[in-house]
Context: one part of a larger RNA
RNA sequence: AGCAUAGGGCGAAUGCCUUGGCACCAAGAGCCGAUGAAGGACGGGAUAAGCACCGAAAUGCUUCGGGGAGUCGCAAAUAGACUACGAUCCGGAGAUAUCCGAAUGGGGAAACCCACUUGAGAAACCCUCAAGUACCCAUAAGUGAAUAAAAUAGCUUAUGGGAGGAAGACCAGGGGAACUGAAACAUCUAAGUACCCUGAGGAAGAGAAAGAAAAAUCGAUUUUCUUAGUAGCGGCGAGCGAACGGGAAAGAGCCCAAACCAGAUUUAUCUGGGGUUGAGGACAUGACAAAGGAAGUAUGAGUAAGUAGUUGAAGAAGGCUGGGAAGCCUCAUCACAGAAGGUGAUAAUCCUGUAGACGAAACUUACAAAUACCAGGUCAUGCUCCAGAGUACCACGAGACACGAGAAAUCUUGUGGGAAGCAGGGAGGACCACCUCCCAAGGCUAAAUACUACUUGGUGACCGAUAGAGAAUAGUACCGUGAGGGAAAGGUAAAAAGAACCCCGGGAGGGGAGUGAAAUAGAACCUGAAACCCUAUGCUU
Numbered sequence: 001a002g003c004a005u006a007g008g009g010c011g012a013a014u015g016c017c018u019u020g021g022c023a024c025c026a027a028g029a030g031c032c033g034a035u036g037a038a039g040g041a042c043g044g045g046a047u048a049a050g051c052a053c054c055g056a057a058a059u060g061c062u063u064c065g066g067g068g069a070g071u072c073g074c075a076a077a078u079a080g081a082c083u084a085c086g087a088u089c090c091g092g093a094g095a096u097a098u099c100c101g102a103a104u105g106g107g108g109a110a111a112c113c114c115a116c117u118u119g120a121g122a123a124a125c126c127c128u129c130a131a132g133u134a135c136c137c138a139u140a141a142g143u144g145a146a147u148a149a150a151a152u153a154g155c156u157u158a159u160g161g162g163a164g165g166a167a168g169a170c171c172a173g174g175g176g177a178a179c180u181g182a183a184a185c186a187u188c189u190a191a192g193u194a195c196c197c198u199g200a201g202g203a204a205g206a207g208a209a210a211g212a213a214a215a216a217u218c219g220a221u222u223u224u225c226u227u228a229g230u231a232g233c234g235g236c237g238a239g240c241g242a243a244c245g246g247g248a249a250a251g252a253g254c255c256c257a258a259a260c261c262a263g264a265u266u267u268a269u270c271u272g273g274g275g276u277u278g279a280g281g282a283c284a285u286g287a288c289a290a291a292g293g294a295a296g297u298a299u300g301a302g303u304a305a306g307u308a309g310u311u312g313a314a315g316a317a318g319g320c321u322g323g324g325a326a327g328c329c330u331c332a333u334c335a336c337a338g339a340a341g342g343u344g345a346u347a348a349u350c351c352u353g354u355a356g357a358c359g360a361a362a363c364u365u366a367c368a369a370a371u372a373c374c375a376g377g378u379c380a381u382g383c384u385c386c387a388g389a390g391u392a393c394c395a396c397g398a399g400a401c402a403c404g405a406g407a408a409a410u411c412u413u414g415u416g417g418g419a420a421g422c423a424g425g426g427a428g429g430a431c432c433a434c435c436u437c438c439c440a441a442g443g444c445u446a447a448a449u450a451c452u453a454c455u456u457g458g459u460g461a462c463c464g465a466u467a468g469a470g471a472a473u474a475g476u477a478c479c480g481u482g483a484g485g486g487a488a489a490g491g492u493a494a495a496a497a498g499a500a501c502c503c504c505g506g507g508a509g510g511g512g513a514g515u516g517a518a519a520u521a522g523a524a525c526c527u528g529a530a531a532c533c534c535u536a537u538g539c540u541u
Stems, first nucleotide, its partner, number of pairs: 001540009015526001016491002020463002022460007029452002031165002039100003042055003046078002050074002052059001061094006070082003105114003115133007135162009170201001171199005181188001185235001211218002222249005232240002253444003256388001260273006278422001280386003283382006293374001296373004302367006309358003315331001317330004332349002334338001340352003393417008403429001424439005478485002498525001501512004
């Protein structure tokens, strides 16, 4: 030095476990903010660094309920307090809520600096406290130039509104790539995707036919299955890709403008009535009818939920093993409860619970009787009036339609031109005729649909500490000027019973003693593999 055996050290794998995650389901909720948000800074404890909680009324205050014996958070300990005159704790409603932050009196290198006005502190300077003082928009009032008057601009005040945040989600609109694919690449694709901006809601958008069709049919919108990878589009390449029809979910329809009438005035407008359709309305004439409560607004009895809770069956059974019984043996019991978790090993009957049954002073939500407001006709004749104009449409240039200019309809419109007006107009994929369907150029509209930051409950042939989230709490430590990047780290024991006392040692550490079922469970703590190191013995060189 090697090999073997044995015993240790180091080391952390493995096994078992779960406080944490992941995915989904159901229900709720779907916004917060100048009444100062989200997010922070700084403070508040007897001792107090961190987290959590709170705000100079600071580990809390008031009140109304619940609850019923301990309490002063995580988190020990000491001191000191509170509590059956009901504390701590849980829930509802309030009060307080420093400074920064849209931040809004002015400034500013966020959490700081500097003000003014009015009022209070008996008066006065100072000081302290309270309230107010940003900008924009709308409305109203007052005031008021250039310019003689008037008017306007402007100014001031009051009232109301806005501003900012978020859930890295969903939605609509305005902009809008490239990599890539086409086996290169330019039309094309990727894709109206990513991304940027604006705006809104709990959903948004769409929506009551100038529709779809070709059956003399259907009857707003949305979503879905299908039609169908079809018809088509396409350097007819790569690729893109419908609709009609059928089945389902849901279901709901309405209001203006105008004609005409009335009123008001600033004389061309406003307000009220009227009216809203494919063949209607006004007006005129004539005839008939008295019937109802719309998805409307306000109040809202009541009902049902939610936000604390209450009750809730049956073995403290006997014996055995054991440190410990819930295990095994033997007898019982309940079950609308044998879900689950805990308890010294595996518990229906020990505890928390579970099934079932109850419960709200206060606040919230849904439905909602009733009341008030409010709303509310039909028919015939006529050939007088009205029925959305720089619109429809056309030309040129673009874009959207599954449709790339194509035979290219349809929709939108940048530029130019530019109708009819009910004996009217649009569409049916160039265009024309016939036929059929519909009525543009105004508006509103629940549900079925999309999503989940958040709350509650539940589920898993999801993970189990190199996994599962980056995170068993952490966007921390740390890195970076910054944008940004970004960890590691769980387990004594049933219970600290966490080792009094003695010995060696400066200590660290160890040996006894003691605790414990176990201490090779001793805090560097469950199990404790391998690499690596050491010791002892044997063999070999």

Overview:
Large-subunit ribosomal RNA, domain I from a Bacteroidales bacterium, 541 nucleotides, folded computationally. The source organism's lineage runs through Bacteria, Pseudomonadati, Bacteroidota, Bacteroidia and Bacteroidales. RNAcentral holds the full RNA, with entries from ENA.